RNAcentral holds the sequence, with entries from Rfam. A computed fold for a 102-nucleotide RNA from Massiliimalia timonensis, annotated as Glycine riboswitch aptamer. Its Rfam family is "Glycine riboswitch aptamer". Its family is annotated with glycine biosynthetic process in the Gene Ontology. The family is grouped with related families in Rfam's "Glycine riboswitch clan". Its mean pLDDT, the model's own confidence on a scale to 100, is 76. The model forms 80% of the base pairs in the Rfam consensus.

RNA sequence: GACGGUUUCUCUGGAGAGUCCCGAUCAAAAAAGCGGGCGCCGAAGGUGUACGGAAAAAAUUAUUUUUUCCAAUCUCUCAGGCAAAAGGACAGGGCGGAAAUA
Numbered sequence: 001g002a003c004g005g006u007u008u009c010u011c012u013g014g015a016g017a018g019u020c021c022c023g024a025u026c027a028a029a030a031a032a033g034c035g036g037g038c039g040c041c042g043a044a045g046g047u048g049u050a051c052g053g054a055a056a057a058a059a060u061u062a063u064u065u066u067u068u069c070c071a072a073u074c075u076c077u078c079a080g081g082c083a084a085a086a087g088g089a090c091a092g093g094g095c096g097g098a099a100a101u102a
Stems, first nucleotide, its partner, number of pairs: 005101003009094005018038001020037004039082003045078001046076001048074001052069007
């Protein structure tokens, strides 16, 4: 420097659990928001965790202990969510260029 992959960008799909109860306010009501209460979900994000790696100490031929690094759709439910909308891990597709990346 180039190519490929990946990420960003964009399109599509995308689960679970209460349209829960009470109160005040608002405009007639509902919803949202606010105050209080009980019950739930896991797939934004976040927490913890195996094997294994590294270091140190003890011990003295064969191990032990401690510290640290480290994964998830597992785990915790802090956050978030429990009609629709929005969001949504993840999956598939896409454009030309740009940026990042060994």